[in-house]
RNA sequence: AGCGAAAUAGUUUAGCGGUUAUAACAUUGGAAUCAUAAUCUAAAAGUCGUAGGUUCGAGUCCUACUUUCGUUA
Numbered sequence: 001a002g003c004g005a006a007a008u009a010g011u012u013u014a015g016c017g018g019u020u021a022u023a024a025c026a027u028u029g030g031a032a033u034c035a036u037a038a039u040c041u042a043a044a045a046g047u048c049g050u051a052g053g054u055u056c057g058a059g060u061c062c063u064a065c066u067u068u069c070g071u072u073a
Base pairs, nucleotide, nucleotide: 001072002071003070004069005068006067007066010025011024012023018056027043028042029041030040031039049065050064051063052062053061
C1' cells in the first nucleotide's frame, strides 16, 4: 500500500428499517443473616466511533473519515 472484519452502558455483548435499544458481569439502594459472603429484589448507567446521504421513519442501508484486528505483497 491492497483486501476483509469490527466499533452499542464501566467491561463483554444481543438487536427483520417501525413501541420507551437487550442481557450478563460490575456499581449503588433495600430485603434476608448475630455478621460477612452467597441468595432475593430494585435502581442508575447508552448523544449506538465521527460526519454526511437515502427514507415518512436509520443502531440497522449507502459514502467518506478515524481507530482496532486479521490477511496479501